The RNA shown here (c-di-GMP-I riboswitch aptamer) has 76 nucleotides. The coordinates come from a structure-prediction model, not an experiment, and the mean pLDDT is 83.
RNA sequence: AGGAGCAAAGGGCAAAGCCGGAGCGAUCCGGUGACGCAAAGCUACAGGGACUCGCGAGAGUCAGCCAGCUGCCGGA
Repeated sequence: AGGAGCAAAGGGCAAAGCCGGAGCGAUCCGGUGACGCAAAGCUACAGGGACUCGCGAGAGUCAGCCAGCUGCCGGA
């Protein structure tokens, strides 16, 4: 330097539920709480997909669905 994510260390994130707030809604923010996560870090007109509102044109939401980009540690 590389290395499998089966091992170790230090740490990180935080589902559902509940409380408060925003939104017509999907959903989001704060608190609490841990189901899980080796990218559960970042990216949402411009890869696919799901969802919401709207008669429609269209306007939105989701990155913890896949995906793209970046990246910590690392024994045999």